[in-house]
RNA sequence: CGGGCCAUAGCGCAGCCUGGUAGCGCGUCCGUCUGGGGGGCGGGAGGUCACAGGUUCGAAUCCUGUUGGCCCGACCA
Numbered sequence: 001c002g003g004g005c006c007a008u009a010g011c012g013c014a015g016c017c018u019g020g021u022a023g024c025g026c027g028u029c030c031g032u033c034u035g036g037g038g039g040g041c042g043g044g045a046g047g048u049c050a051c052a053g054g055u056u057c058g059a060a061u062c063c064u065g066u067u068g069g070c071c072c073g074a075c076c077a
Stems, first nucleotide, its partner, number of pairs: 001073007010026004020057001028044006050066005
């Protein structure tokens, strides 16, 4: 320098292809069952979908650029 993949809740991930209310598990908080612990059940909080721009009635999703991470190749030695 070129190419590929990845970035979504505290952690691990799905959703993207084919645009239409942002989800799952764990964790966490509240209630309940239990003498208590553990565990079961019910409910809640928690998000700049990496950043900027574009297309669109509407973008996590499509397009362009940028940043960061991983990998491959080239180059130098």